């Protein structure tokens, strides 16, 4: 200097829910199903996940097994194709390079 863990600072990326109802709300999985707003499917915020050591998320996918009241709810797919980073501090081990005595 280079490496690991942690934390800060700033900045980016990201999300098809399903079922019931007496319509008031409730179950069910998830880290998250949320609010306002208005043109009723879109912006906005907020929570939350995640950022290349990248299965946050998105594409094969109207996708294949398995389960379930239901549902991408599990699993496979999956060493698949994509996919959003810099910078600072502290601390550690010792190992590498390096310089100088």
């Nucleotide at each position: 200097g280079c490496c690991a863990a942690u934390c800060c600072g700033u900045c980016g990326g990201g999300g098809g829910g399903c079922c019931c109802u007496c319509a008031g709300g409730g179950g069910c999985u998830g880290a998250g199903a949320g609010a306002u707003g208005c043109u009723u499917g879109c912006a906005u915020c907020g929570a939350c996940c995640c950022g290349u050591c990248g299965a946050a998320c998105c594409u094969g996918a109207u996708c294949c097994g398995g389960g379930c009241a239901a549902u991408a709810c599990c699993g496979g797919c999956g060493u698949a194709g994509g996919g959003a980073a810099c910078g600072g501090a502290u601390c550690g081990a010792u190992g590498c390079g390096u310089u100088u005595a």
Overview:
Predicted 3D model of a 101-nucleotide RNA (TPP riboswitch aptamer (THI element)) from a Paracoccaceae bacterium. Its Rfam family is "TPP riboswitch aptamer (THI element)". The family has 115 seed sequences and 16,130 matches in Rfam 15.1.